[in-house]
Molecule: c-di-GMP-I riboswitch aptamer
Organism: Sporomusa sp. An4
RNA sequence: UUACGUGUUUGGCAAACUCAUUGAAAAAUGGGGACGCAAAACCAUGGGUCUAAGACAAAAAUGUUAUGGCUGCCAGGUUGCAAAU
Numbered sequence: 001u002u003a004c005g006u007g008u009u010u011g012g013c014a015a016a017c018u019c020a021u022u023g024a025a026a027a028a029u030g031g032g033g034a035c036g037c038a039a040a041a042c043c044a045u046g047g048g049u050c051u052a053a054g055a056c057a058a059a060a061a062u063g064u065u066a067u068g069g070c071u072g073c074c075a076g077g078u079u080g081c082a083a084a085u
Base pairs, nucleotide, nucleotide: 007085008084009083010082012037013036017032018031019030020029021028022027035072041078042077043076045075046074047073048070049069050068054065055064056063057062
């Protein structure tokens, strides 16, 4: 000097809950907040799951249905994985 490993510190994201806004709802976005995360970065492609306004069925109660969501449920694809000591 280079490479690899380990520890510590810093930086990154932000669950529950809560407030505001939007939405039929599920939920999303923003503020507060931190349970966690080395891909908790991106893509609804497959499975899974949530909702059911509209549509369909029904005398009604109600049922079915995604064209609406969730990637912090699991696969798959694409990229990335910082700084100091």